[in-house]
RNA sequence: UUUCGGGGCGGGGUGCAAUUCCCCACCGGUGGUAAAAGUCCACGACUUCCGCAGCGCGGAACUGAUACGGUGAAAUUCCGUAACCGACGGUUACAGUCCGGACGAGAGAAA
Numbered sequence: 001u002u003u004c005g006g007g008g009c010g011g012g013g014u015g016c017a018a019u020u021c022c023c024c025a026c027c028g029g030u031g032g033u034a035a036a037a038g039u040c041c042a043c044g045a046c047u048u049c050c051g052c053a054g055c056g057c058g059g060a061a062c063u064g065a066u067a068c069g070g071u072g073a074a075a076u077u078c079c080g081u082a083a084c085c086g087a088c089g090g091u092u093a094c095a096g097u098c099c100g101g102a103c104g105a106g107a108g109a110a111a
Stems, first nucleotide, its partner, number of pairs: 001111004010024004025097002027086002029043004038084002047061006066082005088100003
């Protein structure tokens, strides 16, 4: 410098109205780790605030959730069982899965 760099509502129920509620279902960014992780450690993103005249850049704050059993030299990472978590704004009705900021940004990866 170039390229890449986030997935998921299908079925049923109630209702004037719900992919938002209820039942079943589905999804899991990046690096690390004695061994492979949504739940360990760290980072990014989102949100809020501060500085600068501003594009924007820099800084700060905030930042969810797991247990038990098994194998093993080693695993909260594998296998088994049972759990849990998910920014902001919008909406005919409450959203991890729809729409929007975002054809954005970015931890980083590759060449």